[in-house]
Context: one part of a larger RNA
Molecule: large-subunit ribosomal RNA, half A
Organism: Campylobacterota bacterium
RNA sequence: GGCGCACGGUGGAUGCCUUGGCACCAGGAGCCGAUGAAGGACGUAGGAGGCUGCGAUAAGCCUCGGGGAGCUGUCAACCGAGCUGUGAUCCGAGGAUUUCCGAAUGGGGGAACCCGGCAGGAGUCAUGUCCUGUCACCCGCAUCUGAACACAUAGGGUGUGUGGAGGGAACGUGGGGAAGUGAAACAUCUCAUUACCCACAGGAAGAGAAAGCAACCGCGAUUCCGCGAGUAGUGGCGAGCGAAAGUGGAAGAGGCUAAACCGGGCACGCGUGAGAGCCGGCAGGCGUUGCGUGUCCGGGGUCGUGGGACCAUUCAGACCUUUCUGCCGAGAGGUCGGGGAGUGAUAAAGUACGGCGUUAGUCGAAGCGCAUGGGAAGGCGCACCACAGCGGGUAACAGUCCCGUAGACGAAAGCGACCGUACCUCCCGAGUGGUAUCCCAAGUAGCACGGAGCCCGUGAAAUUCCGUGUGAAUCUGGGGGGACCACCCCCUAAGCCUGAAUACUCCCUGGUGACCGAUAGCGGACUAGUACCGUGAGGGAAAGGUGAAAAGUACCCCGGGAGGGGAGUGAAAGAGUACCUGAAACCGUGUGCCUACAAGCCGUGGGAGCGUCGUGCACUUCGGUGUGCCGUGACUGCGUGCCUUUUGAAGAAUGAGCCUGCGAGUUUGCGUUGUGUGGCGAGGUUAACCCGGGUGGGGUAGCCGUAGCGAAAGCGAGUCCGAACAGGGCGGUGGAGUCGCAUGACCAAGACCCGAAGCUGAGUGAUCUACCCAUGGCCAGGUUGAAGCGCCGGUAAGACGGCGUGGAGGACCGAACCCACUUCAGUUGAAAAUGGAGGGGAUGAGCUGUGGGUAGGGGUGAAAGGCCAAUCAAACUCAGUGAUAGCUGGUUCUCCCCGAAAUGCAUUUAGGUGCAGCGUCACGUGUUUCUUGCCGGAGGUAGAGCUACUGGAUGGUCUAGGGGGCCCACAAGCUUACCGAAAUCAGCCAAACUCCGAAUGCCGGUAAGUGAGAGCGUGGCAGUGAGACUGCGGGGGAUAAGCUCCGUAGUCGAGAGGGAAACAGCCCAGACCACCGGCUAAGGCCCCCAAGCGUGUGCUAAGUGGUAAAGGAUGUGGAGUCGCACAGACAACCAGGAGGUUGGCUUAGAAGCAGCCACCCUUUAAAGAGUGCGUAAUAGCUCACUGGUCAAGUGGUUCCGCGCCGACAAUGUAGCGGGGCUCAAGCACACCGCCGAAGCCGUGGCAUUCACACAUUCACCUGCAUCCGUGCCAGGUGUGUGGAUGGGUAGGGGAGCGUCGUGUGGGCAGUGAAGCGGCGGGGUGACCCAGUCGUGGAGCCCACACGAGUGAGAAUGCAGGCAUGAGUAGCGAAAGACGGGUGAGAAACCCGUCCGCCGGAUGACCAAGGGUUCCUGGGGCAGGCUAAUCCGCCCAGGGUAAGUCGGGACCUAAGGCGAGGCCGACAGGCGUAGUCGAUGGACAACGGGUUGAUAUUCCCGUACCCGCUUUGGUUCGCCCAUGACGAGCCCAGGAGUGCUAAGCGCCGCGAGCUCUCGAAGCCUUCGGGUGGAGAGGGGGAGUCGCGCGACCCCUGCUGGUAGUAGUCAAGCGAUGGGAUGACGCAGGAAGGUAGUCCAGCCCAGGCGUUGGUUGUCCUGGGGUAAGGGUGUAGGGCGAGUCGUAGGCAAAUCCGCGACUCAUGUGCCUGAGACCUGAUGCCGAGCCGUUCGAGGCGAAGUGGAUGAUCCUAUGCUGUCGAGAAAAGUCUCUAGCGAGAACCAUGGCGGCCCGUACCCCAAACCGACUCAGGUGGUCAGGUAGAGAAUACCAAGGCGAUC
Repeated sequence: GGCGCACGGUGGAUGCCUUGGCACCAGGAGCCGAUGAAGGACGUAGGAGGCUGCGAUAAGCCUCGGGGAGCUGUCAACCGAGCUGUGAUCCGAGGAUUUCCGAAUGGGGGAACCCGGCAGGAGUCAUGUCCUGUCACCCGCAUCUGAACACAUAGGGUGUGUGGAGGGAACGUGGGGAAGUGAAACAUCUCAUUACCCACAGGAAGAGAAAGCAACCGCGAUUCCGCGAGUAGUGGCGAGCGAAAGUGGAAGAGGCUAAACCGGGCACGCGUGAGAGCCGGCAGGCGUUGCGUGUCCGGGGUCGUGGGACCAUUCAGACCUUUCUGCCGAGAGGUCGGGGAGUGAUAAAGUACGGCGUUAGUCGAAGCGCAUGGGAAGGCGCACCACAGCGGGUAACAGUCCCGUAGACGAAAGCGACCGUACCUCCCGAGUGGUAUCCCAAGUAGCACGGAGCCCGUGAAAUUCCGUGUGAAUCUGGGGGGACCACCCCCUAAGCCUGAAUACUCCCUGGUGACCGAUAGCGGACUAGUACCGUGAGGGAAAGGUGAAAAGUACCCCGGGAGGGGAGUGAAAGAGUACCUGAAACCGUGUGCCUACAAGCCGUGGGAGCGUCGUGCACUUCGGUGUGCCGUGACUGCGUGCCUUUUGAAGAAUGAGCCUGCGAGUUUGCGUUGUGUGGCGAGGUUAACCCGGGUGGGGUAGCCGUAGCGAAAGCGAGUCCGAACAGGGCGGUGGAGUCGCAUGACCAAGACCCGAAGCUGAGUGAUCUACCCAUGGCCAGGUUGAAGCGCCGGUAAGACGGCGUGGAGGACCGAACCCACUUCAGUUGAAAAUGGAGGGGAUGAGCUGUGGGUAGGGGUGAAAGGCCAAUCAAACUCAGUGAUAGCUGGUUCUCCCCGAAAUGCAUUUAGGUGCAGCGUCACGUGUUUCUUGCCGGAGGUAGAGCUACUGGAUGGUCUAGGGGGCCCACAAGCUUACCGAAAUCAGCCAAACUCCGAAUGCCGGUAAGUGAGAGCGUGGCAGUGAGACUGCGGGGGAUAAGCUCCGUAGUCGAGAGGGAAACAGCCCAGACCACCGGCUAAGGCCCCCAAGCGUGUGCUAAGUGGUAAAGGAUGUGGAGUCGCACAGACAACCAGGAGGUUGGCUUAGAAGCAGCCACCCUUUAAAGAGUGCGUAAUAGCUCACUGGUCAAGUGGUUCCGCGCCGACAAUGUAGCGGGGCUCAAGCACACCGCCGAAGCCGUGGCAUUCACACAUUCACCUGCAUCCGUGCCAGGUGUGUGGAUGGGUAGGGGAGCGUCGUGUGGGCAGUGAAGCGGCGGGGUGACCCAGUCGUGGAGCCCACACGAGUGAGAAUGCAGGCAUGAGUAGCGAAAGACGGGUGAGAAACCCGUCCGCCGGAUGACCAAGGGUUCCUGGGGCAGGCUAAUCCGCCCAGGGUAAGUCGGGACCUAAGGCGAGGCCGACAGGCGUAGUCGAUGGACAACGGGUUGAUAUUCCCGUACCCGCUUUGGUUCGCCCAUGACGAGCCCAGGAGUGCUAAGCGCCGCGAGCUCUCGAAGCCUUCGGGUGGAGAGGGGGAGUCGCGCGACCCCUGCUGGUAGUAGUCAAGCGAUGGGAUGACGCAGGAAGGUAGUCCAGCCCAGGCGUUGGUUGUCCUGGGGUAAGGGUGUAGGGCGAGUCGUAGGCAAAUCCGCGACUCAUGUGCCUGAGACCUGAUGCCGAGCCGUUCGAGGCGAAGUGGAUGAUCCUAUGCUGUCGAGAAAAGUCUCUAGCGAGAACCAUGGCGGCCCGUACCCCAAACCGACUCAGGUGGUCAGGUAGAGAAUACCAAGGCGAUC
């Protein structure tokens, strides 16, 4: 170190629990607010803080009810002090109080703060101060006043209004209005009239009483629900969008105006003087009468069988009182009587009583015992109640213990849209007729154009709405019925109101849940919108559990503490406030076995040895032994994780550190279509809705089916085409649907989960940064020397030159300051941009502070696409949003059966998709499939062939033709190693040649076999459409590729096993399971390693075998062939190898042998005019060739087998797997054995499927009955035999396991549930468990059904915990040492002594920012990069004192807001008057002392400012005339036998007309007719009178206006006028001062630890404000009088003009000095203080130097020409009865800030961070200097 076991720690899973959530149901309620809301701030208790309550009457006050004993809310105790039967606390109702902010409203403002006016009050001598009330704006109404402009209007004032304003979750109406997306792109379209913004309303809103629908029938406002219907339509006719009529229901309700007409008021116009009018008529009388127009008011009137006005007419009470004039009669008032309705629509106040409900409550049955236990409610036993057995609690599980529950009661007060009654209130004419006239909604309807909305996208486009233009009619009118026209029908626009049925739920009460149970459920069970992050909008957590009861461990011990051990409590402490259970990762302690020569997927198969607590069995001498279980595992066979993606992954391709928890195919539309199952069946079924407490009962509108055909009209078992009775298409000829439930798939939805970059809307940001605006500040020092000026020279005058003076400059050098060029460092930093060393600019286009402006397709930009809060080619936040993602990743239990594809066609298509192909399941068909044999076919490939075509192509012959040569006048001819057609001979080639032509394959027939997970058809569901290699046939390529593209077969894919060492695609072979059986395949048999170092015959010598080519070789074996050879070959040795001749030429030479030509002859056994070597050339040596010796084979060539060379790479052999192998363990052939796989066989078993047989009436189980023999009913399961099959990815199908919950039945449990840790068993698996041990301490399980947030290893998943790296990196600029102290403990704390550092800062003081960090005491868990006794940490207590400092009560800039106003769909924008707003203007205090912590604030001393007031003095005025008189217009109120209109009521007269009678006359048929004088009646045109009758008019009274308008002055004095205030930059000089230095002078101390040192020795010191007085250096300067048209009125002021005087001894300003302040204070030093202390106190002088400070906002120069207002002075307007001035005493003087840090450990940077941060002060030496160096005062030594 590994494994096991035991025991712990850490951690917080699991189980159980629930105070909290979530989703609904029913009822209620549906607004709050100027009587101050919602929401907050701050307070409030005796005691700190949070929450709750409340508001200075402050966890509360009062009254009325309830209730009845304790109470003072909670976290959360403790102490204190109280209240309560005289009824507390508590609950309910009503009332009171209710700080400040907030619409916020007196004004302002940075919300919770500041500052006011008026009235009244408190207090003061008075002022200041305090209290109460009131004071915004807009609108309406009333009234007063009142411009330009006469009336008037605008405007202004006052009063008044339970007017408005703001808030609110969703619902509602309206005004604006996207984009992601879909359309596989995109523009119309869609998303969507959505998100979002805005306005406004209500408890609902909106709509609503037909200018409607419909269709020749009818309906009768609107709204909502179900159908109609995904229909009609619309639509790049794409994606999509999508009605209506009608019908079934819910609910149910109708009203009021405008106009005509009549009357009146007012206004205007016309007009008369009685004619039109009126008084009821007559008589008589009145008189601004009358007519027209406009407007207001009252009456009238409201409809489409058109209505109304108007005219006529009919009907309809009683009584009493009263009025008028003679008559007639009429009017008014009152009483009684009828009907209807009602105050949440239709007119409006309600009141009372009763009931009911609601806001507190009350009563409310019935149990005991025994044992167990800490505890009984569980168990056992015996009871009881129940209109109550819902639920909760009580020490465990309670009907009878408690609270409750069923049931029954109850309200002083409030509330109720409830019910009833009474009072009360309101309304009431109805009808008929006539048609002449009048009315019936105007910039409207319509139309044109441009849009929008309707199903309707401009279309043939009606209907509706808007904009621009045009522009009617009045019932004989007008609109509509889908262009338009006609007929017909319906309706009556251009005015208004209207409940219910409907939508929603911030809220209250009650209830429910097959909802969650602490990573869940709201973000939030707990201090949660908290902590924390962000400038902001905004974002946004974690975190529950002791116990029944704190009984929360007294006491002792160890320890500084923390913590622990005892003791004690408790049932339990292993329940100890880190607390129930307490898993895993991870970290340990102990122990058994193993491990130090041995290599790795960590296992698996085998297995020696060792171990022993325990345990089984056997034996035992009881000591033990043996053998198992169990632990370990030497050695050994085999063996490359998981997932994903892929042709292919151990892959060095992806993902995961580990563990625990969470984490992904769901739901809805009762949609579509299958399957299963159930009901009913030619039918099936309801939807909304209704009834009912509920199961349920109704409801037939509708849908599907029952008939088809056709484009349709339409017809119909047929129909369509057609002339057809033809023919053909489709359909019929015997039919199954439909409605539920479950399930597969699809459609619409986010639709399996996670994931963009982005688009759009609304907001938030300029504390960073860019630019701009306003107002302030800063720039040491040195250098140069422009213009101008002066003088000199020069010139006619100039110009010009010189010397000075002068002090310009985007001038020079260089600090602060700003920037960021180089280099180094840093790079998990000190720092999310810095440090070190250098660098650039540094009077300018400079830098900087404070306040402000510009905002996202926008800003800003000396421009880099830079910057806009560490973000920029379009910020950030939230929303649309779960955008979309043809893309990547992930997707969770098991078993059984089958099982693909990587192809074709198409595709803005190629990694996607559609159809087909291939899979599966169901049903049907039933051999149709397949194989082989035989028979019959079609074909043009391989091959072959080409004198068989087409074409290519080599050689020969032959020559046409051409070229060359000869010849040639031309023509012709000859010739040719030139080219060469055709022909011919020979040999060839072809995918796009074929005279030919297979094998295989294909088609058909037939027979046999097989008959199976064969074929085919219909339907449900898929996946695949990236393929790879090998063999064969080809194309491309290079007859390259592990290349690419086809065909074909196989394998892999999706396939394990054996072989090929290892090795998807090769060879063998297809794994259901088990076996320590057998036989084989490929391949093997010497060892590794199972089986032969087998047999026979050869070969190889190369380790060839055990890589490779052209080419090479006398390797070797075999087979041929051709030579030579006993007449002697080949090789060797001996000898010869000659002569012509040195052949000729060439050459200097060339003699066999440089070269060229030729290459003969002779001698011979043989010898080349020479094969090599060689020479200058010869020579020489050789060879060929010949003879001899020897002696038998020798040489060439061809083919075959096996070898050799060719053959060089990197760690080490490394190209047999290794050892090793040579008559083999290599190679070839032949043979005999054997081994060898998950193949085959054998034995046993499981499952699927087929066939057959049998059973389903057996048997068994459950139930009932029983005479215990058995019977009966209902239900459930198949068994056997045989055959075959069982690899599997995507995928299809089937069957199950487990988790959580629900129902029913049953069971377990304190004698111990779940969970957790073990032991031991079972099942094919998911899993399960008898039994048992430990822990645990309250619930759990089984069966059958049902319902799901239902199964985790991976998503760079989410959350938490724990590892690893690792005791590693680091500990953030810098000096410490020693002694003492404290303390448990000291490198760091305190004190001291040395040493060191900063010193234009590392000192001191402000502003901003922070917000107690300040001081004192205490502490030691965390923070501090270590320790800590210490701290900017923690706890407690304390600390900030102002008339003068800063801010407000004063002012204004940029800019903000902004009454009215202008603009704008809304929101809002701009802006006047105003009002805010410092960074600026104005404005009164100094010195010293004092505390632990404050001081210009307290104290001492000395001042100053403003206001009020006292006293004294001076001056002026009023008072005295003189103190009264006193309206009007107009307004308000109320009054009246006042006045009349229409109209109503009541009378009179009364024409035409009509009816009756009818005289005379005339005619006559003698009946009568005609005629019409006249009489009477009816009728009522018209006319007149009387009464009532609104406003108006008229009349007088009271009040307001108002004791007002109208008649005289010291002083004060504007919100008006004028002046001042009032301003840049640069420069230089002067006068001063601060400060500093020196001193021999003054004072104090000292006199030597070593010789000297009383000296011109040494050390130290040698100050003092504001204010008051004086008015210096310096600077500046006119005064008066008169006139006056300007200064918005006025002016004595200003301006302008004129005149006079003056230009300085004058006036104004002004540092400093001096005097005073100050006989004070300070002061070196001395004395004292055991540290909480003070006291005394000298000198206080002279000189030098000297600022960037003051004079000075001055002066000079200059060009870029450099705030405003208040304040102050003055002038009047005005006010005014007392006032002013001087001196003096007294009084008053408010609010906020004030501690501390402030270049930093307290601010901004996440930090105790090397960064950043504006202003002020500025010592010494050296130096030009604020550079630099070293020092002072002072501060530090920097947290290992």